A computed fold for a 362-nucleotide part of an RNA from Torreya grandis, annotated as small-subunit ribosomal RNA, central domain.
Model confidence (mean pLDDT): 83 of 100.
Context: one part of a larger RNA
RNA sequence: CUGGGUGUAAAGGGCAUGUAGGUAGUGAAUUAGGUUGGAAGUUAAAGUCUCCAAUAAUUGGCAGGGUGAUUUCAGAACCAAUUAACUUGAGUGAGAUAGGGGAGAGUGGAAUUUCGUGUGUAGGGAUCAAAUCCAGAGAUCUACAAAGGAAUGCCAAAAGCGAAGGCAACUCUCUAGGUCUACACUAAUGCUGGGGUGCAAAAGCAUGGGGAGAAAACAAGAUUAGAUACCUUGGUAUUCCAUGCCAUAAAUGAUGAGUUUUUGUCCUUGGUCUACCAAUUGGUCUAUACUAGACCGGAUCAAGGGCCCAACUAACCCGUGAAACACUUCGCCUGGGGAGUAUGGUCGCAAGACUAAAACUC
Numbered sequence: 001c002u003g004g005g006u007g008u009a010a011a012g013g014g015c016a017u018g019u020a021g022g023u024a025g026u027g028a029a030u031u032a033g034g035u036u037g038g039a040a041g042u043u044a045a046a047g048u049c050u051c052c053a054a055u056a057a058u059u060g061g062c063a064g065g066g067u068g069a070u071u072u073c074a075g076a077a078c079c080a081a082u083u084a085a086c087u088u089g090a091g092u093g094a095g096a097u098a099g100g101g102g103a104g105a106g107u108g109g110a111a112u113u114u115c116g117u118g119u120g121u122a123g124g125g126a127u128c129a130a131a132u133c134c135a136g137a138g139a140u141c142u143a144c145a146a147a148g149g150a151a152u153g154c155c156a157a158a159a160g161c162g163a164a165g166g167c168a169a170c171u172c173u174c175u176a177g178g179u180c181u182a183c184a185c186u187a188a189u190g191c192u193g194g195g196g197u198g199c200a201a202a203a204g205c206a207u208g209g210g211g212a213g214a215a216a217a218c219a220a221g222a223u224u225a226g227a228u229a230c231c232u233u234g235g236u237a238u239u240c241c242a243u244g245c246c247a248u249a250a251a252u253g254a255u256g257a258g259u260u261u262u263u264g265u266c267c268u269u270g271g272u273c274u275a276c277c278a279a280u281u282g283g284u285c286u287a288u289a290c291u292a293g294a295c296c297g298g299a300u301c302a303a304g305g306g307c308c309c310a311a312c313u314a315a316c317c318c319g320u321g322a323a324a325c326a327c328u329u330c331g332c333c334u335g336g337g338g339a340g341u342a343u344g345g346u347c348g349c350a351a352g353a354c355u356a357a358a359a360c361u362c
Base pairs, nucleotide, nucleotide: 004333005332006331007316008315012330014199015198016197017196021192022191023190025086026085028083029082030081031080033079034078036074037073038072039071040070042068049064050063051061052060053059089189090186091185092184093183094181095180096179097178101175102174103173104172105171106170107169108152113147114146116144117143118142123134124133160167161166204245205244206243207242208241209240213239214238218234219233220232221231256329257328258327259326261324264307265306266305267304268303269302270301271300272299273298274297282296283295284294285293286292287291335362336361337360344355345354346353347352
């Protein structure tokens, strides 16, 4: 490289956007670059292949075949190009609609801690049990007042939103995306995407703030043969905010993205419809008075879950949101260790990140 793979055996990039590239709707017309067919000359000889003769075999002989390129003719199905169209993919507009989507500002209550004052007196706290610790310089408990920081109980859910990371007290402002409905418009504008660019938990770094609680390190007390631990009492960085870096996670659905087609069944979330017809407008409730609204049920789209047929799978399982049947495209894998290491390079303030071997060994 080919082949085969990538949920759990090696292997899906953390996620998106998008350049090159690859790939991709419908019916026409034109062209004839590719694909297809024919012809011509050419393709030195030898050799190879076929054929003939003989042989155990080597061998000998004569003819033929052939790839490629060139020129030319035919043809117009496919690929390609050009032209003018189409609407179902994609998008825009309109009307509704759900949501912890994002950013900024403000406000609230519960709780912990600290401080002040009053009351009150001997323990409190901790643990399996203790001690370190706090306490007659008046603790714990209790009442009132104050300060400050962080997190937002119940609602809460297999629920919702977001590309992923992630997002939850309440209000306001700004802002992004989605879903549904019926039409109108643009007319293939689509999908994927090497490099590139952006976002990206926690921890960490830099500068300046803040610091209630929790808490690496550290100190002490226990436990223990020892105890650099588990338990206890303290406690700094950190956790919080602003700005700038870092770019990694079991960044997981261990399942890349997009599209088509395929048995059933039970729920959840958000829309829309529930009309007409001669009679019963699916049911219930409320208000009104024959209409309106709410809820349930039914139909249908979009999304989230539980079982399951076929199929698939090494098995487990998965199973219309597939790991089924197929297509397009990107990343990645190729025995274990050495090793995600060395070296070089790029990035970073650093910590380190990314790229990434070999000897040797089993």